This is a predicted structure of a 525-nucleotide part of an RNA (small-subunit ribosomal RNA, 5' domain) from an uncultured Verrucomicrobiota bacterium. Model confidence (mean pLDDT): 81 of 100. It matches the Rfam family "Bacterial small subunit ribosomal RNA".
[in-house]
Context: one part of a larger RNA
RNA sequence: GAGUGAACGCUGGCGGCAUGGUUAAGACAUGCAAGUCGAACGAAAAGCAUAACUUCGGUUAUGUGGAAAGUGGCGAACGGGUGCGUAACACGUGAGCAACCUGCCCUUGAGUAUGGAAUAGCCCGCCGAAAGGCGGAUUAAUGCCGUAUGUGGCCUUUCAUCGCAUGGUGAGAUGGCUAAAGCUUGUAAUGGCGCUCAAGGAUGGGCUCGCGGCCUAUCAGCUUGUUGGUGAGGUAAUGGCUCACCAAGGCUAAGACGGGUAGCUGGUCUGAGAGGAUGAUCAGCCACACCGGGACUGAGACACGGCCCGGACACCUACGGGUGGCAGCAGUUUCGAAUCAUUCACAAUGGGCGAAAGCCUGAUGGUGCAAUGCCGCGUGGAGGAUGACGGCCUUAGGGUUGUAAACUCCUGUCAUUGGGGAGCAAUAAGCAGGUUAAUAGCCUGCCCUGAGUUAACCCAAAGAGGAAGAGGUGGCUAACUCCGUGCCAGCAGCCGCGGUAAUACGGAGACCUCGAGCGUUACUC
Numbered sequence: 001g002a003g004u005g006a007a008c009g010c011u012g013g014c015g016g017c018a019u020g021g022u023u024a025a026g027a028c029a030u031g032c033a034a035g036u037c038g039a040a041c042g043a044a045a046a047g048c049a050u051a052a053c054u055u056c057g058g059u060u061a062u063g064u065g066g067a068a069a070g071u072g073g074c075g076a077a078c079g080g081g082u083g084c085g086u087a088a089c090a091c092g093u094g095a096g097c098a099a100c101c102u103g104c105c106c107u108u109g110a111g112u113a114u115g116g117a118a119u120a121g122c123c124c125g126c127c128g129a130a131a132g133g134c135g136g137a138u139u140a141a142u143g144c145c146g147u148a149u150g151u152g153g154c155c156u157u158u159c160a161u162c163g164c165a166u167g168g169u170g171a172g173a174u175g176g177c178u179a180a181a182g183c184u185u186g187u188a189a190u191g192g193c194g195c196u197c198a199a200g201g202a203u204g205g206g207c208u209c210g211c212g213g214c215c216u217a218u219c220a221g222c223u224u225g226u227u228g229g230u231g232a233g234g235u236a237a238u239g240g241c242u243c244a245c246c247a248a249g250g251c252u253a254a255g256a257c258g259g260g261u262a263g264c265u266g267g268u269c270u271g272a273g274a275g276g277a278u279g280a281u282c283a284g285c286c287a288c289a290c291c292g293g294g295a296c297u298g299a300g301a302c303a304c305g306g307c308c309c310g311g312a313c314a315c316c317u318a319c320g321g322g323u324g325g326c327a328g329c330a331g332u333u334u335c336g337a338a339u340c341a342u343u344c345a346c347a348a349u350g351g352g353c354g355a356a357a358g359c360c361u362g363a364u365g366g367u368g369c370a371a372u373g374c375c376g377c378g379u380g381g382a383g384g385a386u387g388a389c390g391g392c393c394u395u396a397g398g399g400u401u402g403u404a405a406a407c408u409c410c411u412g413u414c415a416u417u418g419g420g421g422a423g424c425a426a427u428a429a430g431c432a433g434g435u436u437a438a439u440a441g442c443c444u445g446c447c448c449u450g451a452g453u454u455a456a457c458c459c460a461a462a463g464a465g466g467a468a469g470a471g472g473u474g475g476c477u478a479a480c481u482c483c484g485u486g487c488c489a490g491c492a493g494c495c496g497c498g499g500u501a502a503u504a505c506g507g508a509g510a511c512c513u514c515g516a517g518c519g520u521u522a523c524u525c
Stems, first nucleotide, its partner, number of pairs: 001525004006521005013377006019370002021335001026333003030330003035074003040071002047064007081288003091212007100205002105201008113147004123136005152178004156173007182193003214260003221251003226248008263285004267278004290311005313324004341367001343366003349363001350361004380410004390401004414466001416461005424452001430446006469514005474495003480509005490497002
C1' cells in the first nucleotide's frame, strides 16, 4: 500500500446492488417448513331441496352435497441447514468396469386371459388418566394370492466368431422356471391415461486405479483378517467384504506406524510474476442430523421434520405409564468484541402430486432491519471589498480567517406534497376458429391472473429552505503559531517529547488529508 462475513470510538442526508452467529455440532417456548390424487377403492358428516309425520321442540324417507378419517398409488432419498467427524480414492484431475444398478422420461416389440381368500374403514363390545390398545361381525380396490399364455427373459447345452486373462457377441437344440390392473368421457373407436415382459437410450448412481494437495523423527519400526492362495457365503457388482483350510507374508527413511490440525475443489485476497495466505456469500463433491448402534420399506436411505434398541437431557402423568429432538424459516436463551423480521406472496422461476382445474412449497420471489461493504448523488450556483463585525497573531504599522459572510440575481438534483404511470405476464390454463378420424398434437384470435406496489420513470408545486464530519500538523508524513503546564499532568507506530520561552502534553486560532464517512484494534499478503 491492498484486503476483510469484521468489531470498537466519534459522526451520519438519499438511492442502487450485495452481505449479515466467524464464538456453543450449547439448550430450545410458539407458529409454519411435504404433501397430493375421488379419473384406483369402499363408505360418508354438516348443509340444501322435496315429501310424510308431528307433542310444533323436531323426526323419518328420497335426492343433492361432499367435510374429516381410512385402504391404495406416487412423492417424502429432491429441495433447505451445518462443517462434528474425516489426512481418506474424502476431494481434484485423468482413465477403467468383459465386475454393476437405475423409479419417473424417450424409442421399439409383444401382451393385458381366468379365478380366489382376506383386511382397514363402518357397526357392536371392552381396557386405559393419556398416548393408545384388544375382541366380535361385515366390506371394496390399480392392495394380496392362485391358474393359464410366453413375443420374450433366466437356467442347462452345441456350434461359429472375436478378444484384453476371467471372458464377449451371434446362431441353434432339449427340458425346466417366469407377467399383468384397471380407470375414463361417451352411441362408439385399433382413442386417452395406466399395467406387465423384453431390448435400446438418456439421466442419476456404485466400484477400481495413476497422479496431486497440511505440520511433526523430541513418533522408527508397524501389521495376525494382517499379505496371498483354494473353496464357500454375501452383494446390483469386484474384493479378506465375511468365514473354513493352507502358505508366511505385507508396509517402511521416496517417512510406514503414531501424534497434532483440517471438510475438499472451482475460487477469494495479495503480489509485476513466481509464490504466500485463505476456502464467508455463489457453484460442484463429501460428511452429519440430541449422542451411540441397527436394520426395515423402497428404483434409490441404513433415511434432518421415518422405525427399533441403549444413553444423556427436558416435558406430561390419575405414579400404572407416556412424549420430544430448529446444524429448515422466523424467534428465545446462553456464550461472545460481534451478526437481522416470531414479515408478504405463491404473481414469476423451479419442485411434488394430479388427465386437468388445482392443492402444497419459510425452495424461491419480495419487503423490513444494520454505513457491514462496493458504486452513484447531494448538502447549492454565479456575482459580491468600506477586504465589514467577531476571532487569532502582531514588530501595534498591520496580517490572517476571506469572496468566506452579509447583500444581489438564479437553479431545483435528492428529500417533501399532488397527479400520471410501464415492465416483471403469457409461449401456461380457459373459450372460439382452422388442420385432423379426433375432444392428441400444431397454428391463429379472444380472454384471465401482480406479493412486491403509496414502486422505476414522467409532469406539476413550494422553497436555499431539511442534509458535514473525522483524524492529523517534531521526523518518517501533507500541514504552525499563541496561551496553559513545568520529567508534573500527559503523548507515543518507531525514533522519542515534557525538569519555565514545548511547532511532540492540554486548549485556541490557522492549516493538511480524506469525506457520509474518518480513525483505532485484530488478521492476511